RNA sequence: GCCUCAGUAGCAGACCGGUAAUGCAUUUGCUUCGUAAGCAAAAGAUAGGGGGUUCGAUUCCCUCUUGAGGCU
Repeated sequence: GCCUCAGUAGCAGACCGGUAAUGCAUUUGCUUCGUAAGCAAAAGAUAGGGGGUUCGAUUCCCUCUUGAGGCU
C1' cells in the first nucleotide's frame, strides 16, 4: 500500500429497508427471621462519526475513524 470482517444499552449479543429482541448486571416489589435463590415489574441504546439514496435506513452507497485477520 491492497483485500476481507467487525464497531448496536454497563457486558454479551440478534434483527440486516418499516420507529431495535434476548440474557446477565442495575432499580423496585413479593417471598424469608435475614441473605442468596426464585417470581413479578421498571429503567436504560435513535445502532462508531459525517454525508447520500429512499415516503421511510441499524440495514443499501460514499467517506472518515477504531479494532481484528490476510496478501505483497

About this RNA:
A computed fold for a 72-nucleotide RNA from a Nanobdellota archaeon, annotated as transfer RNA. The prediction has a mean pLDDT of 82. The RNAcentral record of the sequence draws on ENA. It matches the Rfam family "tRNA". Rfam classes the family as a transfer RNA.